[in-house]
């Protein structure tokens, strides 16, 4: 320098053109003599950034950029 891939909750990841979910973690409550485990409730997300297309974009809808991974030279 050229190609490919990834970017979503604190962490690990799903997800689909129609106003975003799980596990784990955290907080509170129940339970216990107490802790752990279990159960219930809750909090936590400008879906990497900007622009365009569309009635509507987090979206294998398009373009550019950024970060990381990989491969070639």
């Nucleotide at each position: 320098g050229a190609g490919g891939g990834u970017g979503u909750a604190g962490c690990u990841c799903a997800g689909u053109g129609g106003u975003a979910g799980a596990g784990u973690c955290c907080a509170u409550g129940c339970u216990u003599a107490g802790c752990a485990a279990g159960c219930a409730u809750g909090a936590a997300g400008u879906c990497c950034u900007g622009g365009g297309u569309u009635c509507a974009a987090u979206u294998c809808c398009c373009c550019a950029g950024c970060a990381c991974c990989u491969c070639c030279a």
About this RNA
This is a predicted structure of a 73-nucleotide RNA (transfer RNA) from Vicugna pacos. The coordinates come from a structure-prediction model, not an experiment, and the mean pLDDT is 80. Taxonomically the source falls in Vicugna (Eukaryota, Metazoa, Teleostomi, Camelidae).